[in-house]
RNA sequence: CGAGCUCGCCAGACAGUCGCCGCCGGUUAUCCGGGGGAGGAAAGUCCGGGCUCCGCAGGGCAAGGUGCCAGGUAACGCCUGGGCGGCGCGAGCCGACGGAAAGUGCAACAGAAAGUAUACCGCCUAAGCGCCUUCGGGCGCCGGUAAGGGUGAAACGGUGCGGUAAGAGCGCACCGCGUGGCUGGCAACAGUCCACGGCGAUGGUAAACCCCACCUGGAGCAAGACCAAAUAGGAAUCCAAUGGCGUGGCCCGCGCUGGAUUCGGGUAGGUUGCUUGAGACCUGUGGUGACGCAGGUCCUAGAUGAAUGACUGUCCAAGACAGAACCCGGCUUAUCGGCGAGCUCAUUUU
Numbered sequence: 001c002g003a004g005c006u007c008g009c010c011a012g013a014c015a016g017u018c019g020c021c022g023c024c025g026g027u028u029a030u031c032c033g034g035g036g037g038a039g040g041a042a043a044g045u046c047c048g049g050g051c052u053c054c055g056c057a058g059g060g061c062a063a064g065g066u067g068c069c070a071g072g073u074a075a076c077g078c079c080u081g082g083g084c085g086g087c088g089c090g091a092g093c094c095g096a097c098g099g100a101a102a103g104u105g106c107a108a109c110a111g112a113a114a115g116u117a118u119a120c121c122g123c124c125u126a127a128g129c130g131c132c133u134u135c136g137g138g139c140g141c142c143g144g145u146a147a148g149g150g151u152g153a154a155a156c157g158g159u160g161c162g163g164u165a166a167g168a169g170c171g172c173a174c175c176g177c178g179u180g181g182c183u184g185g186c187a188a189c190a191g192u193c194c195a196c197g198g199c200g201a202u203g204g205u206a207a208a209c210c211c212c213a214c215c216u217g218g219a220g221c222a223a224g225a226c227c228a229a230a231u232a233g234g235a236a237u238c239c240a241a242u243g244g245c246g247u248g249g250c251c252c253g254c255g256c257u258g259g260a261u262u263c264g265g266g267u268a269g270g271u272u273g274c275u276u277g278a279g280a281c282c283u284g285u286g287g288u289g290a291c292g293c294a295g296g297u298c299c300u301a302g303a304u305g306a307a308u309g310a311c312u313g314u315c316c317a318a319g320a321c322a323g324a325a326c327c328c329g330g331c332u333u334a335u336c337g338g339c340g341a342g343c344u345c346a347u348u349u350u
Stems, first nucleotide, its partner, number of pairs: 002345009012315007020037002023034004039321001043332002046330005051220004063216005068082005083097001084095004098211002103209002105205002115156001120149002122145003128141005157175006176199001177197005182191003224272004234263006243257005279298008316319001
């Protein structure tokens, strides 16, 4: 200098004018002054919690989710470290990564055969039978085989030697695999260790049913709580009455039911929940790390038709994605440019 990997940070700057939403102070009834006012994702609402109300003795079934091991955490499907597998020369990156020796199911096309295996081409003719023979053998039948070819995403260990009629873990050596042990590790798991097993044991598929282990009550700030008009209805007490009103010529009969006070529920409306919190920053300390502990400092939006804006000037590297609505921890997605730290590979020079 070039090409990369990982982690972290910034998100136009400055000045002026006019506004908008909270807070504090002064004036007091509308003004003045001071101070604060979006994000790394505020987003998607996909997970996990706090908080609130409802439900709940305990256990089981069902349903859903998670799924290598250990740890972190309030909790998680998140994070950290490790194991295994894959990719990369490497720094590093990616992985729903339990079980197919409990059972059931599935596998298009091709192919003989896709799971109690099987035989299209090929190879063989040792044994048995028949025919022919120039007596070397040839042909056919009955058969053997899975080495070679061919199909497929996948064909039942691989290489070599022996063996055989041809072949085959049929036998042997090495490699692979399985089971048990030993060693290391908390564990997942690992091992040029030991012993045993010829290996159709145990093929694939579980984001197929299923089995195993663990987790999960429901609804959500329009949760919930408080104050509380008008109108209608309710309860209690008191007052009025063999009352009043309607029907009717009248009586009987029939139908309807007045006033006051207090209380409670509750609608409109208002208040609250609302932002001090698993909080931020700094220092020290334990830990490989996620993270924990201790001390100090700080308070940093809170609306409810819902604020955070507009204009002007200067500068530059010319400004992306996008905007709170109960609050946190994650994940995912969007994003102009730029900065810092550590590391890898290659080349050149010293």
Model confidence (mean pLDDT): 75 of 100. A computed fold for a 350-nucleotide RNA from Marinobacter koreensis, annotated as Bacterial RNase P class A. Rfam family: Bacterial RNase P class A. Rfam's curators write: Ribonuclease P (RNase P) is a ubiquitous endoribonuclease, found in archaea, bacteria and eukarya as well as chloroplasts and mitochondria. Lineage of the source: Bacteria > Pseudomonadati > Gammaproteobacteria > Marinobacteraceae > Marinobacter.